Bacterial RNase P class A from a Bacillota bacterium, 355 nucleotides, folded computationally.
The model forms 95% of the base pairs in the Rfam consensus.
Taxonomically the source falls in Bacillota (Bacteria, Bacillati).
The coordinates come from a structure-prediction model, not an experiment, and the mean pLDDT is 78.
[in-house]
RNA sequence: GGAGUCAGCGUGACGAUCGCGCGCGCCGACCUAUCAAUCGGUGCGUGAGGAAAGUCCGAGCUGCACAGAGCAGGGUGCUGGAUAACGUCCAGUGAGGGUAACCUUAAGGAAAGUGCCACAGAAAACAAACCGCCGUCUUCGCGAUGGGGACGGUAAGGAUGAAACAGUGCGGUAAGAGCGCACUAGGGAGCAGGUGACUGUAUCCCUCGGCAAACCCCACCCGCAGCAAGACCGAAUAGGGGAAGGAUGAAGCUGCUCGCCGACUUCCCGGGUUGGUCGCUGGAGGCGGCAGGUAACUGUCGUCCAAGAUAAAUGAUCGUCCUCGACAGAACUCGGCUUACAGCUGGCUCCUGCU
Numbered sequence: 001g002g003a004g005u006c007a008g009c010g011u012g013a014c015g016a017u018c019g020c021g022c023g024c025g026c027c028g029a030c031c032u033a034u035c036a037a038u039c040g041g042u043g044c045g046u047g048a049g050g051a052a053a054g055u056c057c058g059a060g061c062u063g064c065a066c067a068g069a070g071c072a073g074g075g076u077g078c079u080g081g082a083u084a085a086c087g088u089c090c091a092g093u094g095a096g097g098g099u100a101a102c103c104u105u106a107a108g109g110a111a112a113g114u115g116c117c118a119c120a121g122a123a124a125a126c127a128a129a130c131c132g133c134c135g136u137c138u139u140c141g142c143g144a145u146g147g148g149g150a151c152g153g154u155a156a157g158g159a160u161g162a163a164a165c166a167g168u169g170c171g172g173u174a175a176g177a178g179c180g181c182a183c184u185a186g187g188g189a190g191c192a193g194g195u196g197a198c199u200g201u202a203u204c205c206c207u208c209g210g211c212a213a214a215c216c217c218c219a220c221c222c223g224c225a226g227c228a229a230g231a232c233c234g235a236a237u238a239g240g241g242g243a244a245g246g247a248u249g250a251a252g253c254u255g256c257u258c259g260c261c262g263a264c265u266u267c268c269c270g271g272g273u274u275g276g277u278c279g280c281u282g283g284a285g286g287c288g289g290c291a292g293g294u295a296a297c298u299g300u301c302g303u304c305c306a307a308g309a310u311a312a313a314u315g316a317u318c319g320u321c322c323u324c325g326a327c328a329g330a331a332c333u334c335g336g337c338u339u340a341c342a343g344c345u346g347g348c349u350c351c352u353g354c355u
Stems, first nucleotide, its partner, number of pairs: 001351009012321007020047010049327001053338002056336005061226004068258004073222005078092005093107001094105004108217002113215002115211003130158002132154009166184006185207005190201004230278004240269006252260002285304008
C1' cells in the first nucleotide's frame, strides 16, 4: 500500500426570527360564595430510530376466571450456562466451507414400524448376474489358448448410475472372494481425559446403503383472546316487534370428551348514541462507579426522568461552516430476530514492497 473479516457509532453542525404538541408555574377573562372546567397571555423544561420498518418469536398488562383432567394440536431438538421468557444470547463440541482471520449448521433416533431412491442398470436392501472368468460332461473341428449346448462355481474385471454389501497391496485359488496377512477407513468394546457434548489410544472384536427439510418414535415445553384489550362518565332512544333453544342444564372454561359452574343464548325486522376521560408512560428504565464471571450477564452504590399525538404535534425563513449528508417518522410497553443503509472509528488475517 492492497484485499478480506469481525465489532461499534450512526449524523449534517452552529446562530437568529416566527410558528406547533406536552408538562410545571404565574397573570387575566368568564362563572361567581368559592373551586373546578374553558379561553387568552407569559416564564421555564422537553418533543421520533438505531432500525421507529417486517409483524417473525417471547413476555409485561387487561379480560375470560373462583377448575381442572385426558386426547388432539403446536413448538423446540449437540453440550453447558445466561435470561422474566424465547425459536434469543454466551461459551464449547461435531460436521462442512475458506490459505487464514472467520463463516454456516435443519446437529436426538434408520436394529419399533411404514414409505421413497426417477431414468439407466442384471440388481437400489439384505436385492441380484447383462458382458464376463473358471471347472465337469457332451458335441463340431486336422488341430489350437477354437465354436455350440447342459450342469456347477464366482462377483476380482467391464458396463450403468448420485450411490452397487469398505479401500489399496501381497499371498492363495480351477477361477475368485477378508479366504489369509499388512496398512488405511468406518462401527463397537476396554483404558485415559473432560461437568458434558466429545477427544485420544501402539489393546480387543467386526465389515453391518441413503433419506426422518418423509410419515413416525423419543425427550422437554405450551390456557385463550387481545390496547380496536379493558374501565368509568355523560347523552339519547322504542325498558320496540317476531321466531327458536334452555334446570332432561343456556352461555362460558380452545378443537373434542369428561368434569366444573348455574340462567340466559341465537337469528330476523326496526329505533337511538356514534361524545368525553382513564388505560397512555417511573420502567424486567437510562447513565456512571465498584465487585464477581472467559463471556452472555449478575449483585451493590450513586444519579437522572428524556414524546404521549388522536384525521394525527417537532415546521418555515435567513446567514455561516462542512466529511455536501444514506436507510428512513412513535400510536400500550419491553427483550430479541430479520431486512435497508451514506459516512466515520477500532480489532484481527493474508499478499506485496521498503527498512